RNA sequence: GAGAAGGGCAAACCCCGGGUAACCGGGGGACGCAAAGUCACGGGUCCUGCAAAUGACAGGACGGCCGGGCUACCGAA
Numbered sequence: 001g002a003g004a005a006g007g008g009c010a011a012a013c014c015c016c017g018g019g020u021a022a023c024c025g026g027g028g029g030a031c032g033c034a035a036a037g038u039c040a041c042g043g044g045u046c047c048u049g050c051a052a053a054u055g056a057c058a059g060g061a062c063g064g065c066c067g068g069g070c071u072a073c074c075g076a077a
Stems, first nucleotide, its partner, number of pairs: 001074001008033002013028006031064001037070003041067003044062006
């Protein structure tokens, strides 16, 4: 970062499985992505517990919510 070249990933949804749940894994499927590779460090959102409810606290989830760290293909303006 032009998307040129080689390509890569895979939203929603469906099926199977795991989990109380958020959500995750596999298969199908493509909304999109120049880091949609990786990492829970900060913010945020979501789930669970306690609690009359909120809040606070504790545990968990989301990297395709944002910021940031690390790494990676190509080489035009």